[in-house]
Predicted 3D model of an 88-nucleotide RNA (c-di-GMP-I riboswitch aptamer) from an Acidobacteriota bacterium. It was read from a public genome assembly, where an Rfam model found it.

């Protein structure tokens, strides 16, 4: 340096709960606490999945059905970029 992750050092991130805003939804942000867990739980939606369904379309039309991302999830895998600590 590259593997690698310690009953190591100092730090970090935060499933969920509340509350407030966005947002159709899915989820997203901020804020007190408390911590499911995480060695990339740091970034990109490139591959695959998963959610979602305002709209679009089909179902003649309403409801209401079904489809379908550009929508959303890197804390589902994989891949790529890049990083702190140094015992085996």
């Nucleotide at each position: 340096c590259c593997u690698c992750g310690a009953c190591a050092a100092g730090g970090g991130u935060a499933c969920g709960c509340c509350a407030g805003c966005c947002g159709a939804a899915a989820g997203g942000c901020u804020g007190a606490g408390c911590a499911c867990a995480c060695a990339a739980a740091g970034c990109c939606a490139c591959g695959g999945g998963u959610c979602c369904u305002c709209g679009c379309c089909u179902g003649a039309c309403c409801c209401c059905a079904g489809a379908c991302a550009a929508g959303a999830c890197c804390g589902c895998c994989g891949g790529g970029c890049u990083a702190c600590c140094g015992a085996a």